[in-house]
RNA sequence: GGGCACUUAGCUCAGCGGUAGAGCAUUACCUUCACACGGUAGGGGUCACAGGUUCGAUCCCUGUAGUGCCCA
Numbered sequence: 001g002g003g004c005a006c007u008u009a010g011c012u013c014a015g016c017g018g019u020a021g022a023g024c025a026u027u028a029c030c031u032u033c034a035c036a037c038g039g040u041a042g043g044g045g046u047c048a049c050a051g052g053u054u055c056g057a058u059c060c061c062u063g064u065a066g067u068g069c070c071c072a
Stems, first nucleotide, its partner, number of pairs: 001071007010024004018055001026042005048064005
């Protein structure tokens, strides 16, 4: 220098045009003498960034950035 894949909650990941979700973690409460386990309820997101297509974009297109792999 060229090619491919990925970027979504604190972490690991789903969601592939029509209201952003799960598990773990975290907070409060219940339970216990206390802790752990268990139960109930809650908080937490500019979907990497910018632009475009569309009535509507996490999803499609282009560019930029980062990470990983391959080739040279």